Record summary
The prediction has a mean pLDDT of 82. This is a predicted structure of an 82-nucleotide RNA (c-di-GMP-I riboswitch aptamer) from a Nitrospiraceae bacterium.

[in-house]
Parts: sequence; C1' cells; structure tokens
RNA sequence: UCCCGACAAAGCCGAACUCUUCGCAAGGAGGGGGCGGAAAGUGGCGGGUCUUCUGAAUCGUGAAGAUGGCCGAGCUGCCGAA
Repeated sequence: UCCCGACAAAGCCGAACUCUUCGCAAGGAGGGGGCGGAAAGUGGCGGGUCUUCUGAAUCGUGAAGAUGGCCGAGCUGCCGAA
C1' cells in the first nucleotide's frame, strides 16, 4: 500500500413515523426521531422500481420526471485489531 472489517477509538450519515413547506404525482427541502449503514460519500452511466403525460382501457410504444437507504459498474474517502 492492497485485501479485510473488531462488542476498538474518534467522529459521520439518519429508515419507519411525525411537524412545516414545495410538487399534479412519484417524491424533494428543513425540524423532531432512530431502524440501520464502512461508503447510507458522490454523479442518474447501465439495469430495476415508481410517477405524470401519451392511449377508450390493460399491456406496449414514446416523452418528461422520481429514486444513490434497489442492484451493477465509475470516481473519491475516515479509522486500524485479527
């Protein structure tokens, strides 16, 4: 240094639920909260899922979006026992 990840240390993030607020919606932001997380840091690149429009309607197609705490890959990163 890499792999790896402890009943270690110091910090970090913050599920459900809830309050305020924004959005047609999926959802976003902030406060409370704490289930969990060693990438639960980062960017929607690929896939998945979801919303709106398209459509008589289900599916499909196409368009615009949401999700990084769904997965893969990319970039970056704290600590140091076995």
It matches the Rfam family "c-di-GMP-I riboswitch aptamer". About the family: GEMM was predicted in a large-scale screen for bacterial structured RNA regulatory elements.
Of the family's consensus pairs, 95% are formed in the model.
The sequence was found by an Rfam model in a public genome assembly.